[in-house]
RNA sequence: CUGCCAUGCAGGAGAGCUUGGGCCUGGUGUGAUGCGAAGCACCACACCAGAUCCAACGCCGAAGGAGCAACCGCCCCGGAAUCUCUCAGGCAAAAGGACUGCAAGGCACGU
Numbered sequence: 001c002u003g004c005c006a007u008g009c010a011g012g013a014g015a016g017c018u019u020g021g022g023c024c025u026g027g028u029g030u031g032a033u034g035c036g037a038a039g040c041a042c043c044a045c046a047c048c049a050g051a052u053c054c055a056a057c058g059c060c061g062a063a064g065g066a067g068c069a070a071c072c073g074c075c076c077c078g079g080a081a082u083c084u085c086u087c088a089g090g091c092a093a094a095a096g097g098a099c100u101g102c103a104a105g106g107c108a109c110g111u
Base pairs, nucleotide, nucleotide: 001110002108003107004106005105007103008102009101010100011099016057018056019055020054021053022052024050025049026048027047028046029045030044031043033041034040035039058091059090060089064087065085066084067083071079072078073077
C1' cells in the first nucleotide's frame, strides 16, 4: 500500500400521515353522584389528537434473508450483484438504511 472486520463523524433513496375494530393517555363538552363559597374528586358517554395491538387491501427495496447469473477461482466444487423475490423489514417526522468519504484501530497474508 492492498483486503477484511468492527468503531466514531458526515452524506444517504423509495413507497399509505390508508381503512376498520380494540386498549391506553391527554384535551374539550354533556350528564349523574359526593363535598362545597368558588370549585374539587370520581364515574359514564361523545368528539379531537397521539401511542400501541389485531385484521384487510395497496405499495417500496438500500438492514437481514433467499434465487438466478455475467464474471472469478484452487474449476470435484466453491465465491459471487445495486439484478430478481419480498420471508423479514419499511411506507409523515423520528429511528433504521445498502453504499460513499474522512479518522484512528484490529486481523491477514500478499505487494